RNAcentral holds the full RNA, with entries from ENA.
The part of an RNA shown here (large-subunit ribosomal RNA, domain VI) has 266 nucleotides and comes from a Vulcanimicrobiota bacterium.
Model confidence (mean pLDDT): 90 of 100.
Context: one part of a larger RNA
RNA sequence: CGUAGGAAGUUUGAGAAGAUCUGUCCUUAGUACGAGAGGACCGGGAUGGACAGACCUCUGGUGAACCAGUUGUCAUGCCAGUGGCAAAGCUGGGUAGCUAAGUCUGGAAGGGAUAAACGCUGAAAGCAUCUAAGCGUGAAGCCCACUUCAAGAUGAGACUUCCCUCCCUUUCGAGGGGUAAGAGUCCUGGAAGACGACCAGGUUGAUAGGCCGGGUGUGGAAGCGCAGUAAUGCGUGCAGCGAACCGGUACUAAUAACUCGAGCGA
Numbered sequence: 001c002g003u004a005g006g007a008a009g010u011u012u013g014a015g016a017a018g019a020u021c022u023g024u025c026c027u028u029a030g031u032a033c034g035a036g037a038g039g040a041c042c043g044g045g046a047u048g049g050a051c052a053g054a055c056c057u058c059u060g061g062u063g064a065a066c067c068a069g070u071u072g073u074c075a076u077g078c079c080a081g082u083g084g085c086a087a088a089g090c091u092g093g094g095u096a097g098c099u100a101a102g103u104c105u106g107g108a109a110g111g112g113a114u115a116a117a118c119g120c121u122g123a124a125a126g127c128a129u130c131u132a133a134g135c136g137u138g139a140a141g142c143c144c145a146c147u148u149c150a151a152g153a154u155g156a157g158a159c160u161u162c163c164c165u166c167c168c169u170u171u172c173g174a175g176g177g178g179u180a181a182g183a184g185u186c187c188u189g190g191a192a193g194a195c196g197a198c199c200a201g202g203u204u205g206a207u208a209g210g211c212c213g214g215g216u217g218u219g220g221a222a223g224c225g226c227a228g229u230a231a232u233g234c235g236u237g238c239a240g241c242g243a244a245c246c247g248g249u250a251c252u253a254a255u256a257a258c259u260c261g262a263g264c265g266a
Stems, first nucleotide, its partner, number of pairs: 001152001005163007015149004021049007033038001051106005059100004066093005071086006110144003117137004164265001166177004182260004186202005207253003210249005216242003223236005
């Protein structure tokens, strides 16, 4: 820009993309078959591999805004306590998120038309013949079926709901203006994201921060007391401190304002 008014939402599916894998074991059954050795079809069940998708409950990894330990040095006047730098100084753990080596799921089942092949009926050709007319069975393959995208499918589809007969100009083609439903700018943010976009919200509000509670991590704070010459230990006290998690709560910030947007549809 189009989809012959303007919007919001829900959809159909022409078409396209993806997927399509396979082992072993048990049973049927040591049956059919076979002198024996050996050893099935058909059917039923279990469990794997590789591949793919999703997820983070579990097992782990990461986790430079969490906790603790610790070396050297500097600062805070000193002690104590802290802070800076040294690869994040080094070390031990670790929430959320992300993640695989972790967990779950998938290939199926079914239908249609067929290939090779196997048939029925059957003439040409009194017989015979699956074929010439006609009718069947039949594959991991084909078409559906499964997953995803999809009406710019210009062949522009369908459904539901909402808005509307406004002003000025006109060369009658249209141009300009203020609005409706609605949308946007702007702002708070996000399991969304390069940016747009998408999604949740904007006081009739839990969107983010703060605060409160919980969870969870670390692992027993500082100060004080006690014991010990001291290093240190014990008590107060599963302490103190905590990021992204789960809730609650308007304390802070989403204020205010502006812009676009039809004329009942040739």